[in-house]
Molecule: transfer RNA
Organism: Halobacteria archaeon
RNA sequence: GGGCUUGUAGCCUAGUGGACAGGGCGAGACCCUCCUAAGGUCUAGGUCGCGGGUUCGAAUCCCGCCAAGCCCG
Numbered sequence: 001g002g003g004c005u006u007g008u009a010g011c012c013u014a015g016u017g018g019a020c021a022g023g024g025c026g027a028g029a030c031c032c033u034c035c036u037a038a039g040g041u042c043u044a045g046g047u048c049g050c051g052g053g054u055u056c057g058a059a060u061c062c063c064g065c066c067a068a069g070c071c072c073g
Base pairs, nucleotide, nucleotide: 001072002071003070004069005068006067007066010025011024012023013022018056027043028042029041030040031039049065050064051063052062053061
């Protein structure tokens, strides 16, 4: 330098054009308990890597860039 794959919350992950982007772990509050752990309820946390484009509508499709991994030279 070229090709392929991936990028979603502090971490892991679902979603393959249709509405408020779900779940788990973790965090906070409360309940329970003599206390802790476990368990239960609730809450907060997301520019869906960045910028454009297509579309009535984009996390999802297209283009460019960035980052990571693998392969080739």